[in-house]
Description
This is a predicted structure of a 94-nucleotide RNA (SAM riboswitch aptamer (S box leader)) from a soil metagenome. The model forms 97% of the base pairs in the Rfam consensus.
RNA sequence: CAUCAAGAGAGGUCGAGGGACCGGCCCGACGAAGCCUCCGCAACCACGCCACCUGGCGAAGGUGCGAACUCCGGCCCCUAUCGGGGGGAAGAUG
Repeated sequence: CAUCAAGAGAGGUCGAGGGACCGGCCCGACGAAGCCUCCGCAACCACGCCACCUGGCGAAGGUGCGAACUCCGGCCCCUAUCGGGGGGAAGAUG
C1' cells in the first nucleotide's frame, strides 16, 4: 500500500481443546488443537498466452486459505431502539 459479503475437505495420527485479544455466541469424544498424506479454492508474487492504456485468460512454481461476513460486538456517526446501516480501530493475507 492492496484485499477481507465469494470460493474450497477427506483420510491417518493423537487426545481436549478451538474460533487472535476482551465480552458474547458458537464449534468439539458422531473426536478440538497439533502433525502427516492426498484433494480442492483462490490468483497476491513468479511464469505463459492475448490485449498491449486500464486489463483478460491459464495455473505446473512461492505464499495463503478450505464452520459461521475477519462468527458478532468492542470506538464514532446515522437511523431508531428488537434491530438496521456507514465509517474507524484491531487483526489476517500478500